[in-house]
RNA sequence: AGCCCCGUAGUGUAGCGGCCAAGCACACAGGGCUUUGGACCCUGGAACGGGAGUUCGAAUCUCUCCGGGGCUA
Numbered sequence: 001a002g003c004c005c006c007g008u009a010g011u012g013u014a015g016c017g018g019c020c021a022a023g024c025a026c027a028c029a030g031g032g033c034u035u036u037g038g039a040c041c042c043u044g045g046a047a048c049g050g051g052a053g054u055u056c057g058a059a060u061c062u063c064u065c066c067g068g069g070g071c072u073a
Stems, first nucleotide, its partner, number of pairs: 001072007010026004018056001028044005049065005
């Protein structure tokens, strides 16, 4: 330098253009239960890497930038 893959709560992930809703697990906070703790039950907060474009509508498609990984030279 060229090419390919990836980027979603604190962590790991689902999603493949519209649906009630960005869901699930662990973690965290509050409550219940318990002598206490754990386990279990209920509730809650928390995320689409940035920008632009396409579209009636974008986490999803396109471009660009940023970051991570890989291959080639």
This is a predicted structure of a 73-nucleotide RNA (transfer RNA) from Candidatus Iainarchaeum sp. Its Rfam family is "tRNA". Gene Ontology term of the family: triplet codon-amino acid adaptor activity. The prediction has a mean pLDDT of 80.